Molecule: Bacterial RNase P class A
Organism: Pseudopelagicola sp. nBUS_19
RNA sequence: GCAGAGAGUUGGAUGGCCGCGGGGCAUGCCCCGAGGAAAGUCCGGACUCCACAAGGCAAUGGUGCCGGGUAACUCCCGGCCGGGGCGACUCGAGGGAAAGCGCCACAGAAAACAGACCGCCUCCGUACGCGGAGGUAAGGGUGAAACGGUGAGGUAAGAGCUCACCGCAUGGCUGGUAACAGCCGUGGCAUGGCAAGCCCCACCAGGAGCAAUGCCAAAUAGGGGCCGCGUGCAGGGCAACCUGCAGGAGUACCUUGCUCCUAGCAGGUCCGGGUUGGCAGCUAGAGGAUGCUUGGCAACAGGCGUUCAAGAUGAAUGGUCAUCAGCAGCAGGGCAACCUGCAGCAACAGAAUCCGGCUUACAGGCUCUCUGCGCCC
Numbered sequence: 001g002c003a004g005a006g007a008g009u010u011g012g013a014u015g016g017c018c019g020c021g022g023g024g025c026a027u028g029c030c031c032c033g034a035g036g037a038a039a040g041u042c043c044g045g046a047c048u049c050c051a052c053a054a055g056g057c058a059a060u061g062g063u064g065c066c067g068g069g070u071a072a073c074u075c076c077c078g079g080c081c082g083g084g085g086c087g088a089c090u091c092g093a094g095g096g097a098a099a100g101c102g103c104c105a106c107a108g109a110a111a112a113c114a115g116a117c118c119g120c121c122u123c124c125g126u127a128c129g130c131g132g133a134g135g136u137a138a139g140g141g142u143g144a145a146a147c148g149g150u151g152a153g154g155u156a157a158g159a160g161c162u163c164a165c166c167g168c169a170u171g172g173c174u175g176g177u178a179a180c181a182g183c184c185g186u187g188g189c190a191u192g193g194c195a196a197g198c199c200c201c202a203c204c205a206g207g208a209g210c211a212a213u214g215c216c217a218a219a220u221a222g223g224g225g226c227c228g229c230g231u232g233c234a235g236g237g238c239a240a241c242c243u244g245c246a247g248g249a250g251u252a253c254c255u256u257g258c259u260c261c262u263a264g265c266a267g268g269u270c271c272g273g274g275u276u277g278g279c280a281g282c283u284a285g286a287g288g289a290u291g292c293u294u295g296g297c298a299a300c301a302g303g304c305g306u307u308c309a310a311g312a313u314g315a316a317u318g319g320u321c322a323u324c325a326g327c328a329g330c331a332g333g334g335c336a337a338c339c340u341g342c343a344g345c346a347a348c349a350g351a352a353u354c355c356g357g358c359u360u361a362c363a364g365g366c367u368c369u370c371u372g373c374g375c376c377c
C1' cells in the first nucleotide's frame, strides 16, 4: 500500500420566529417530549382474567452435543465434534438409520439381503467377422450417490483372498466436570443416503391477552326458543324447613376432594336487544445512562457513587429562515498540504402495557483488534 475477518459507535449541530402534548406553578414563565432497530409478531417473561383444586394418563406442540449465565427462553458465553476457508474466522434443524414403515426422479446392468452394459480370464466351436458355456467385479461407463480406501503380494483373470497402514466394530488404560481426545490389544469386519419424511428416545409445556382487566355513569327486552335421564331413602321438626345418603351438573378422560342443584333447577345450546361515554390500568422498572471497584477466559454476578424519566387516545414531539459540520461533483489558485467559489445530496424509518432476546432494513462517518499478499527501511 492492497485485499479480507471480527467488534463497537454515530447517523447531524447551533440560533431566531411561529405552532403542538404532558407536568409544575407565581398565569406567564419553567422542565420534559420517538429508535438502533420503535419494524417483524418469531421466542421468553412480568402483569391481568378465566378454566373448581390435586394426582394420574392421553392428545397436541416445542426443544435436542457438553458445561456455564439468566426471571426465563428456541437467547447469550465458553468448549467438543463435523463442514468451508491459505488464514484471521465462519456455518451446523449437532440424540437414534441394527425397532418399524417410507422415499432416492431421470440416467444406469443394478439404488440396499441392490448387479453385469463395455470389459478381463478359461474352455469349446468358427466361414477368422464372431458365437456359446463358465468365472469375475480390480479397470471403464451412468449417476448426487454404486457391496470401505491406498499400496504390495497372490490369481487363469480378479476379489479382504492374504498382508501393511487408514476406516469400522469392540475390550482396556490415561487425561478431562463432561461432550470427547490420545494410546494399547483383538477382529477381515453389515453393502448407502434422507428422520428441516412418519417414527423411536430424553426433557418441557393450561388458555387468552392492555381491544387483558377494574370502577363510575347511562341505556335496554329482569327478552325469547330448545335440551335437561332419575325426581328417591333415613333422621329431627306442628309446619315452613334442616341434616345425611343416593342422583345430577361443573375440567379432553379417570380417581379423590370441593362447590352448586332437586326440575318452571343446577347446567348446556341457539336467536335477539342495550351499552361505542368517562376514569384507572399508563409508566420508578428482573430499570436506563454513567464513574470507580471485586470475582470470572467470557457471558455475567456483586459493591460504592452520580444522574435520568414521552404517556398520546383518530392519536402530540412540527413548520420555516440562517449559519456550520458531513458526502460527492465542477471551476480557479498552489510543487504539495491546502485555500476560494458554484450548485446538489443527506440512509432505514414513527412509541401505544412493559421488559430480555432473535430476525430483517440502513446513504454516509469514526474507532479498535486480527489475517493474507507485495514493497521499503
Base pairs, nucleotide, nucleotide: 001373002372003371004370005369006368007367008366009365010364012324013323014322015321016320017319018318020033021032022031023030024029035348039359040358042357043356044355045354046353047209048208049207050206052257053256054255055254056253060205061204062203063202064201065079066078067077068076069075080094081092082091083090084089095200096199100198101197102194103193104192117140118139119136120135121134122133123132124131125130148166149165150164151163152162153161167189168187169186170185171184172183173182174181175180213280214279215278216277223271224270225269226268227267232245233244234243235242236241247261248260249259250258287308288307289306290305291304292303293302294301295300326345327344329342330341331340332339333338